[in-house]
RNA sequence: UCCGCCGGGCAGGCAGCCGCGGGCAAACCUGGCAACAGGCUAGCGCGAGGAAAGUCCGGUCUCUACAGGGCGGCGUGCCGGCUAACGGCCGGGGAGGUUCGCUCAAAGCGAAUCUUACGGACUAGUGCCACAGAAAAUGUACCGCCGCGCUUGGUAACGGGCGCGGUAAGGGUGAAAAGGUGCGGUAAGAGCGCACCGCGGCCGGAGCAAUCCGGUUGGCAGGGAAAACCCCACGUGGAGCAAGACCAAAUAGGGGAGGAGGAGCGGCCCGCUCCGUUACGACUUCCGGGUAGGUUGCUGAUGAGUGCGUCAGAGAUGGCGCACCUAGAGGAAUGGCUGCCGCCGCCGGGCAACCGGUGGACACAGAAACCGGCUUAUCGUCCGGCGGAUCCC
RNA sequence: CGGGCUGUGGCGCAGCCUGGCUAGCGCGCUUGCUUGGGGUGCAAGAGGUCCCGGGUUCAAAUCCCGGCAGCCCGA
Numbered sequence: 001u002c003c004g005c006c007g008g009g010c011a012g013g014c015a016g017c018c019g020c021g022g023g024c025a026a027a028c029c030u031g032g033c034a035a036c037a038g039g040c041u042a043g044c045g046c047g048a049g050g051a052a053a054g055u056c057c058g059g060u061c062u063c064u065a066c067a068g069g070g071c072g073g074c075g076u077g078c079c080g081g082c083u084a085a086c087g088g089c090c091g092g093g094g095a096g097g098u099u100c101g102c103u104c105a106a107a108g109c110g111a112a113u114c115u116u117a118c119g120g121a122c123u124a125g126u127g128c129c130a131c132a133g134a135a136a137a138u139g140u141a142c143c144g145c146c147g148c149g150c151u152u153g154g155u156a157a158c159g160g161g162c163g164c165g166g167u168a169a170g171g172g173u174g175a176a177a178a179g180g181u182g183c184g185g186u187a188a189g190a191g192c193g194c195a196c197c198g199c200g201g202c203c204g205g206a207g208c209a210a211u212c213c214g215g216u217u218g219g220c221a222g223g224g225a226a227a228a229c230c231c232c233a234c235g236u237g238g239a240g241c242a243a244g245a246c247c248a249a250a251u252a253g254g255g256g257a258g259g260a261g262g263a264g265c266g267g268c269c270c271g272c273u274c275c276g277u278u279a280c281g282a283c284u285u286c287c288g289g290g291u292a293g294g295u296u297g298c299u300g301a302u303g304a305g306u307g308c309g310u311c312a313g314a315g316a317u318g319g320c321g322c323a324c325c326u327a328g329a330g331g332a333a334u335g336g337c338u339g340c341c342g343c344c345g346c347c348g349g350g351c352a353a354c355c356g357g358u359g360g361a362c363a364c365a366g367a368a369a370c371c372g373g374c375u376u377a378u379c380g381u382c383c384g385g386c387g388g389a390u391c392c393c
Numbered sequence: 394c395g396g397g398c399u400g401u402g403g404c405g406c407a408g409c410c411u412g413g414c415u416a417g418c419g420c421g422c423u424u425g426c427u428u429g430g431g432g433u434g435c436a437a438g439a440g441g442u443c444c445c446g447g448g449u450u451c452a453a454a455u456c457c458c459g460g461c462a463g464c465c466c467g468a
Base pairs, nucleotide, nucleotide: 001389002388003387004386005385006384007383008382009381010380012341013340014339015338016337017336018335020047021046023044024043025041028039029038030037031036049364053375054374056373057372058371059370060369061240062239063238064237073236074235075234076233077232078092079091080090081089082088093118094116095115096114097113098112099111100110101109102108119231120230125229126228128224129223142171143170144167145166146165147164148163149162150161151160152159153158179197180196181195182194183193184192198220199218200217201216202215203214204213205212206211244296245295246294247293254287255286256285257284258283261275262274263273264272265271303325305324306323307322308321309320310319311318312317342362343360344359345358346357347356348355349354394467395466396465397464398463399462400461403420404419405418406417413451422438423437424436425435426434444460445459446458447457448456
């Protein structure tokens, strides 16, 4: 310098003009005796994100249900820790992949990095493993190999056929074949015996634990799959800000009290009409519930808040100190134009650094009660670490 | 805010639960025969990223996880 991987950050900047939402709000206007309320508008200050998204988990908050326990359903699943909590995060273990090094090579070991839904598959149970193959889990004999018997060819050595038995070493099938390799052994074979490796039991040591290491023992004691049913352990009541709380119209209906009259014919009287007249009662008045509507919950200062520093820790994280407070609408504001700089593309000049001109508007996206995570989308660019290649000293 | 269903040739669907056999059915399409020609009929054939990505498994349209799109329901 280049390439790859991992982790973290930023998410165009500044200025001017105009506008939008929320808040404070002088003066002014309207109402009111006033307190104050409403309107309008200078001015001041604030105004999207790392994912605001998907709504996949966990919580705060609120209502509702609930004596205690169990079944069922759902979720989680190696171990330890962090946290308000979690299916999240951190650290560790086991298993697996990629690259590099040691090595002639393989195996093995080491380094970097990535993935991991890693409880349980004889010792709870049921079921599944197509096709092929002798046999797919109750163990099995197709070919081959070996022994014996009968028969047959041949002088014989040796061979053919049939039958009975032994054999899982060899062939062949399959994704997978009943421990693997080697030596011995045998009629041929076989954990039949032995060495190493793998596996199971037991013992000892290290570790909080998962687990690892060592010894001893067993001849192997039985494949895969639980992202099949299932079993075990742990957790879990339900609903969600359209939760919920407060104020509260018109109409209709409910309850209490009064009640023999009430209403209309535009003012009064007469008159007329309608409703009611001991009641299922016209009409008057009061009360309560709910609806429309409004206020609140609502945005944090008694905060799981943000930034910086410091301390503890391997880390997630936590303690302490200082500073800051940064949308709160209620179908939804956060925008537009111009200039300069930045970025990208093209053209011209220049050996090059770069200079000039011109164009692009320039990632994903957009709060809706709030918070911690996960997942997904994302143009570019910066910083740090690790590994490799090459060059120079 | 909460819940459910669907995605398979051009179109409409089955298969998925219980993984395996060439992923099938109808309509449509192509070619040939039949007809004077067309339709009908007969014969043959083409056409599939099973929405996308990843995982489990010997093996995935099917099982599991994540995403995308469409439709429906409740408050």